RNA sequence: GGCCCAUUAGCUCAACUGAAUAGAGUACUUGACUACGGAUCAAGAGGUUGCAGGUUUGAAUCCUGCAUGGGUCA
Numbered sequence: 001g002g003c004c005c006a007u008u009a010g011c012u013c014a015a016c017u018g019a020a021u022a023g024a025g026u027a028c029u030u031g032a033c034u035a036c037g038g039a040u041c042a043a044g045a046g047g048u049u050g051c052a053g054g055u056u057u058g059a060a061u062c063c064u065g066c067a068u069g070g071g072u073c074a
Stems, first nucleotide, its partner, number of pairs: 001073007010026004019057001028044005050066005
């Protein structure tokens, strides 16, 4: 340098190949429970879906470029 894959909440991952309010686990906060903690239960908060454009009535999803990480070929 060419090609391929990945990038979504603090972390690990979903979202059925375009349409529903983008969800789950864990972590965090609050409450219940407890002598106090932990565990458990309930509730809550947390997202410009890596960045910039494009297509479309509608994009996490399709297209282009860039960035970062990984793989492969030379």
Molecule: transfer RNA
Organism: Paludibacteraceae bacterium